[in-house]
RNA sequence: GGGGAUGUAGCUCAGCUGGGAGAGCGAUACGUUCGCAACGUAUAGGCCACGGGUUCGAGUCCCGUCAUCUCCA
Numbered sequence: 001g002g003g004g005a006u007g008u009a010g011c012u013c014a015g016c017u018g019g020g021a022g023a024g025c026g027a028u029a030c031g032u033u034c035g036c037a038a039c040g041u042a043u044a045g046g047c048c049a050c051g052g053g054u055u056c057g058a059g060u061c062c063c064g065u066c067a068u069c070u071c072c073a
Stems, first nucleotide, its partner, number of pairs: 001072007010025004019056001027043006049065005
């Protein structure tokens, strides 16, 4: 330098055929317990990497950029 993959909550990830942003773990509060652990309930937590385009509507489609991983040289 060229090709490919990935980027969504603090962490690990899901998200179908474009229309609800979610799960587990973790955090916080409360309950059960003498206490811890464990379990249950609730709550908080998101510019969906960034910019632009298409569309009535974009996490999802298109273009560019950035970062990480990988292959080739």
Description
Predicted 3D model of a 73-nucleotide RNA (transfer RNA) from a Planctomycetota bacterium. Model confidence (mean pLDDT): 82 of 100. The organism belongs to Planctomycetota, within Bacteria. Its Rfam family is "tRNA". Rfam classes the family as a transfer RNA.